[in-house]
RNA sequence: GGGGUCAUAGCUCAGUGGUAGAGUGCAUGGUUGGCAUCAUGAGGUCCUGGGUUCAAUCCCCAGUGCCUCUG
Numbered sequence: 001g002g003g004g005u006c007a008u009a010g011c012u013c014a015g016u017g018g019u020a021g022a023g024u025g026c027a028u029g030g031u032u033g034g035c036a037u038c039a040u041g042a043g044g045u046c047c048u049g050g051g052u053u054c055a056a057u058c059c060c061c062a063g064u065g066c067c068u069c070u071g
Base pairs, nucleotide, nucleotide: 001070002069003068004067006065007064010024011023012022013021018054026041027040028039029038030037031036047063048062049061050060051059
């Protein structure tokens, strides 16, 4: 230099055109002698910009960054 992959909650990940979820962590409350357990809640401009579409986290293009293959 060229090819591929990934980017979504504090962290680890799912979701794949129709206004986004889980686990874990955090806060509050119930229960318990305690460890712990149960319930509720908060937390997201879905990496950035543009395009297609009635509608884009999802499709297309470019960029940025990580990982990987290769000259």
A computed fold for a 71-nucleotide RNA from Camelus ferus, annotated as transfer RNA. Rfam family: tRNA. The RNAcentral record of the sequence draws on Rfam. Taxonomically the source falls in Camelus (Eukaryota, Chordata, Tetrapoda, Mammalia).